[in-house]
């Protein structure tokens, strides 16, 4: 060079066009003599990125850009 994949919260990862979730971690209470375990709440995302399709994009398309494959 060329071809496939990934990229969403601190960490793994859902979500296949119509208000962006979940475990786990973090905070605040309940509960304890203290923690921890439990329970309840609550915070936390410009969905790499830069255009385009669309009433409407995390999702669909062209192009960057980073990891992984795999061919040359």
């Nucleotide at each position: 060079g060329g071809g496939g994949u990934g990229u969403u919260a601190g960490c793994u990862c859902a979500g296949c066009g119509g208000u962006a979730g979940a475990g786990c971690a973090a905070u605040u209470g309940a509960c304890u003599g203290c923690a921890g375990a439990u329970c309840a709440a609550u915070a936390g995302g410009u969905c790499u990125u830069c255009g385009g399709u669309u009433c409407a994009a995390a999702u669909c398309c062209a192009g960057a850009a980073c990891g992984c494959c795999c061919c040359u």